[in-house]
Molecule: transfer RNA
Organism: Pseudomonadota bacterium
RNA sequence: GCGGGUGUAGUUCAAUGGUAGAAUAUCACCCUUCCAAGGUGAGGACGGCGGUUCGAUUCCGCUCACCCGCU
Numbered sequence: 001g002c003g004g005g006u007g008u009a010g011u012u013c014a015a016u017g018g019u020a021g022a023a024u025a026u027c028a029c030c031c032u033u034c035c036a037a038g039g040u041g042a043g044g045a046c047g048g049c050g051g052u053u054c055g056a057u058u059c060c061g062c063u064c065a066c067c068c069g070c071u
Stems, first nucleotide, its partner, number of pairs: 001070007010024004018054001026042005047063005
C1' cells in the first nucleotide's frame, strides 16, 4: 500500500427496514436478626459523518478503532 472481518448498556451477546432486548453488573425496595442467596422495580447503549427511504442498528459511501490475510 491492497483486500476482508468486527464495532449495540460498565461487561458478554441478540435484533436481515417499522417501539433496540436479554444475561450480568450498578442502584432502590421486599425478604432475612445480619450477610449471602432469592423476589420486584429503576437508570443506562446502536463508533463518527453523509446518502437512499415515509421510516435505517439493519442498505450504500467515506472515515475512525481493533483483528486477519496479501504485498